[in-house]
RNA sequence: GCCGUUAUCGUCUAGCUUGGUUUAGGACGCCACCCUCUCACGGUGGAAACUCGGGUUCAAAUCCCGAUAACGGCA
Numbered sequence: 001g002c003c004g005u006u007a008u009c010g011u012c013u014a015g016c017u018u019g020g021u022u023u024a025g026g027a028c029g030c031c032a033c034c035c036u037c038u039c040a041c042g043g044u045g046g047a048a049a050c051u052c053g054g055g056u057u058c059a060a061a062u063c064c065c066g067a068u069a070a071c072g073g074c075a
Base pairs, nucleotide, nucleotide: 001074002073003072004071005070006069007068010028011027012026013025020058030046031045032044033043034042051067052066053065054064055063
């Protein structure tokens, strides 16, 4: 230098070739309350994410282009 794969809550992950629904869902963790003599367990509720820029579209996490980062292959 070229090619490929990947990037979503604190962590892991679903959704991405079916574009649209209710607040982007789930597990663990975190916070509050309930339960308990207290802790743990359990129950209820809550906060928390689409790597960045642009384009297409009435509408983009999803389609297109580019960039960045990680990993791999070739040179």

The RNA shown here (transfer RNA) has 75 nucleotides and comes from a bacterium. The coordinates come from a structure-prediction model, not an experiment, and the mean pLDDT is 80. Rfam family: tRNA. By type it is a transfer RNA.